[in-house]
Molecule: transfer RNA
Organism: uncultured bacterium
RNA sequence: GGGCCGCUAGCUCAGUUGGUAGAGCGCUGCAUUCGCAUUGCAGAGGUCAGGAGUUCGAAUCUCCUGCGGUCCA
Numbered sequence: 001g002g003g004c005c006g007c008u009a010g011c012u013c014a015g016u017u018g019g020u021a022g023a024g025c026g027c028u029g030c031a032u033u034c035g036c037a038u039u040g041c042a043g044a045g046g047u048c049a050g051g052a053g054u055u056c057g058a059a060u061c062u063c064c065u066g067c068g069g070u071c072c073a
Base pairs, nucleotide, nucleotide: 001072002071003070004069005068006067007066010025011024012023013022019056027043028042029041030040031039049065050064051063052062053061
């Protein structure tokens, strides 16, 4: 320098042909208990790495950039 893969909640990750952004763990509150743990219920938390384009509509398609991984030279 070039090819490919990845980047989504605090963490680990889903999101199957473009149409309301989700799960588990964690966190907060309530119930349960003498109290804790467990369990149940509810809730908060997101610029979908950044920018631009296409589209009525983009996490999803296209281009550029950044970061990480891997392969080639």